The RNA shown here (c-di-GMP-I riboswitch aptamer) has 70 nucleotides and comes from a marine sediment metagenome. RNAcentral holds the sequence, with entries from MGnify. Its Rfam family is "c-di-GMP-I riboswitch aptamer". From the family's description: GEMM was predicted in a large-scale screen for bacterial structured RNA regulatory elements.
[in-house]
RNA sequence: AAAGGGCAAACCCGGAGCGAUCCGGGGGCGCAAAGCCAACGGACCCCUCUGAGGUGGCCGGGCUGCCGAA
Numbered sequence: 001a002a003a004g005g006g007c008a009a010a011c012c013c014g015g016a017g018c019g020a021u022c023c024g025g026g027g028g029c030g031c032a033a034a035g036c037c038a039a040c041g042g043a044c045c046c047c048u049c050u051g052a053g054g055u056g057g058c059c060g061g062g063c064u065g066c067c068g069a070a
Base pairs, nucleotide, nucleotide: 006031007030011026012025013024014023015022016021029057035063036062037061040060041059042058043055044054045053047051
């Protein structure tokens, strides 16, 4: 630190779920860890409500980690 490559919010379509939400396609607001863990602590959300479920694009933590022109 250039070009290139990566991920993918809202929204739309289809599907799953009681729901939070998730999956696929379109999309692209953003992201240098927006990679992984979530049984590491916390936070929030949902339900047939107290113990199952959901969220990492919530806070902190752990582990790992791209390219390299002039």
Its mean pLDDT, the model's own confidence on a scale to 100, is 78.